[in-house]
RNA sequence: GGCAGAAAAAGGCAAACUUAUUGAAAAGUAAGGACGCAAAGUUUCGGGUCUAAGGUAUCUACGCUAAGAUGGCCGGGCUGCCUGA
Repeated sequence: GGCAGAAAAAGGCAAACUUAUUGAAAAGUAAGGACGCAAAGUUUCGGGUCUAAGGUAUCUACGCUAAGAUGGCCGGGCUGCCUGA
């Protein structure tokens, strides 16, 4: 340096839910709280999924649509602690 994460060590993050708040919504942020996570660090590059303000349509389904959201959906890029069965 590469690869690996079985056993350690120091730690780290924080699901659901509650409160407050932002948003049209999905969802985000802060505090509490821990389901879990070896990248559950970071990044929308590709795919998936969610929402539909605006736009579009009127086939009556409330349809279609992302430049919005999701990094704790998957893959990729970049970066990082410890150790070496």

c-di-GMP-I riboswitch aptamer from Peribacillus psychrosaccharolyticus ATCC 23296, 85 nucleotides, folded computationally. It was read from a public genome assembly, where an Rfam model found it. Its mean pLDDT, the model's own confidence on a scale to 100, is 87.